Guanidine-I riboswitch aptamer from Pseudonocardia sp. CNS-004, 107 nucleotides, folded computationally. The organism belongs to Pseudonocardia, within Bacteria. Its mean pLDDT, the model's own confidence on a scale to 100, is 77. It matches the Rfam family "Guanidine-I riboswitch aptamer". On this family, see Barrick et al., Proc Natl Acad Sci U S A 2004: "New RNA motifs suggest an expanded scope for riboswitches in bacterial genetic control". Rfam describes the family as follows. This family represents a conserved RNA structure found upstream of the ykkC and yxkD genes in Bacillus subtilis and related genes in other bacteria.

RNA sequence: GUGAGGCGCGUCUAGGGUUCCGCCCCGCUCGACGGGGGCCUGGUCCGAGAGACGCAGGCGGCCCCCGCACGACGGCCGCCCCACGGCGGGACAAAAGCCCGGGAGAC
Repeated sequence: GUGAGGCGCGUCUAGGGUUCCGCCCCGCUCGACGGGGGCCUGGUCCGAGAGACGCAGGCGGCCCCCGCACGACGGCCGCCCCACGGCGGGACAAAAGCCCGGGAGAC
């Protein structure tokens, strides 16, 4: 100095916080009220490039074709690897393995 691409979507998980619900505490005019608590297991919620599964997609092989040959559509099978990583900043109520970011850097 150089190092392409690795995409999109869905359902979840590790993880994450506290808007709403629940739970706990306090107060009262006792309720569908008010205040406090995430240093509350939870439901809702957020959620992975380097987590799972699937959809879509890409590549390759084979089959189907009826005079022969080739191919489109279609069907079946296989492959789609690797991947250390801040500080800081951003969003929603808030936080995070979210986003900046397969970034900086390391190698």